[in-house]
RNA sequence: UGCUGAUAAAGGCAACCACCAGGUAACUGGUGCACGCAAAGUCACAGCUCCGGCUUCGGCCGGAGGGCUGGUCCGCCGGC
Numbered sequence: 001u002g003c004u005g006a007u008a009a010a011g012g013c014a015a016c017c018a019c020c021a022g023g024u025a026a027c028u029g030g031u032g033c034a035c036g037c038a039a040a041g042u043c044a045c046a047g048c049u050c051c052g053g054c055u056u057c058g059g060c061c062g063g064a065g066g067g068c069u070g071g072u073c074c075g076c077c078g079g080c
Base pairs, nucleotide, nucleotide: 002080003079004078005077012037013036017032018031019030020029021028022027035067041073043071045070046069047068048065049064050063051062052061053060054059
């Protein structure tokens, strides 16, 4: 450096739910708790799903989800 692996070591993240706050909403943030995760780190590029508005019902505009899929980039350890 490339491929590969998650059982070992050191660690990391945090579903659902509850409370508080923001948002029309999807949803987001904080705290607690862990369902789980070898990228459950990053990025809305492509697809998909969800929300709001418009619609001539063909779609269009704005927003959200990275723990939906693919992909970009970065990263601990082991094996080859």

Model confidence (mean pLDDT): 83 of 100. Predicted 3D model of an 80-nucleotide RNA (c-di-GMP-I riboswitch aptamer) from an Elusimicrobiota bacterium. Its Rfam family is "c-di-GMP-I riboswitch aptamer". Clan: c-di-GMP_I riboswitch clan. Taxonomically the source falls in Elusimicrobiota (Bacteria, Pseudomonadati).